[in-house]
Notes: This is a predicted structure of a 75-nucleotide RNA (c-di-GMP-I riboswitch aptamer) from a Candidatus Bipolaricaulota bacterium. Of the family's consensus pairs, 94% are formed in the model. Its Rfam family is "c-di-GMP-I riboswitch aptamer". Gene Ontology term of the family: cyclic-di-GMP binding.

RNA sequence: CUCUGAAAAAGGUAAACCUGCUGUAAGGUAGGGGCACAAAGCCACGGAUCUCGGUUAGAAAGCCGGGCUGCCAGG
Numbered sequence: 001c002u003c004u005g006a007a008a009a010a011g012g013u014a015a016a017c018c019u020g021c022u023g024u025a026a027g028g029u030a031g032g033g034g035c036a037c038a039a040a041g042c043c044a045c046g047g048a049u050c051u052c053g054g055u056u057a058g059a060a061a062g063c064c065g066g067g068c069u070g071c072c073a074g075g
Stems, first nucleotide, its partner, number of pairs: 002075004012037002017032006035062001041068003045065003049059003
């Protein structure tokens, strides 16, 4: 540097649901909670999804693909 893996070690994230606040809404946020996750870290470039009566706009991204970065072990 690259590939593979999550057995071990150190850790990490946090589904559904509940409560408070917030937003027209989708949602967001704090606490609880724990389904699951080797990138469930970051981006939002493409497709898909959701909201707003429509365009514009907004939301999420733990759906598929893409880009960047990263702990450990082994090849």